[in-house]
RNA sequence: CGGGCUGUGGCCUAGCAGCUAAGGCGCCUCGUUCGGGACGAGGAGAUCAGGGGUGCGAGUCCCCUCAGCCCGA
Numbered sequence: 001c002g003g004g005c006u007g008u009g010g011c012c013u014a015g016c017a018g019c020u021a022a023g024g025c026g027c028c029u030c031g032u033u034c035g036g037g038a039c040g041a042g043g044a045g046a047u048c049a050g051g052g053g054u055g056c057g058a059g060u061c062c063c064c065u066c067a068g069c070c071c072g073a
Stems, first nucleotide, its partner, number of pairs: 001072007010025004027043005049065005
């Protein structure tokens, strides 16, 4: 320098054919317990790496940039 892959709540993962984000763990509250754990009930938390574009509408398509990984020179 060229090519490819990945980037979603604190962590892990889904959303693979565009129409306003799902699950597990964790966290908070309550119940149960002498207490903890476990179990049960409820709850908070991401607008999707950043920017731009297309479109009625984009995490999801296109372009650029950034970060990580891989291949080639």
This is a predicted structure of a 73-nucleotide RNA (transfer RNA) from a Candidatus Nealsonbacteria bacterium. The sequence was found in a public genome assembly. The source organism's lineage runs through Bacteria, Bacteria candidate phyla and Candidatus Nealsoniibacteriota. It matches the Rfam family "tRNA". Rfam links the family to the GO term triplet codon-amino acid adaptor activity.